[in-house]
This is a predicted structure of a 71-nucleotide RNA (transfer RNA) from a Candidatus Pacearchaeota archaeon. The prediction has a mean pLDDT of 81. It matches the Rfam family "tRNA". It was read from a public genome assembly.

Order: sequence, then C1' cells, then structure tokens
RNA sequence: GCGGUUGUAGUAUAAUGGCAGUACGUGCGGUUGUGGUCCGCAAAACGAGAGUUCGAUUCUCUCCUUCCGCC
Repeated sequence: GCGGUUGUAGUAUAAUGGCAGUACGUGCGGUUGUGGUCCGCAAAACGAGAGUUCGAUUCUCUCCUUCCGCC
C1' cells in the first nucleotide's frame, strides 16, 4: 500500500427501516443489630460526518478504530 472484519450504558452481550433491550456493575430506598443475600426504584449507550427515506443504530459513501490476511 491492497482486501476483508469489527464498533451499542462503566463492562459483557442482543435486536431490528418505526419508543434501543438483558445481565453484571453504579446510585437511592426497603429488609438486617452491622454487612452480605434478597426486594423495589433510578441514571447510564447505537464510533464520526454526509447521503437515501415520511422516518436510519439498521441501507449507501467517506473517515477513524479493532482484528485478520496479502504484499
């Protein structure tokens, strides 16, 4: 340099052109003599830009990133 692959809460992992879920973790509360366990509630995410579309996390293009291969 070329080709492919990957990107979603703090972490891991789903989903799909029509309100982005789950688990762990975090915060608050309940339970307990304290802590843990358990229960309830809450916050927290679609890599960036552009295009298509009534509507894009999803489709297209460019860039960035992860990994793999070729040279």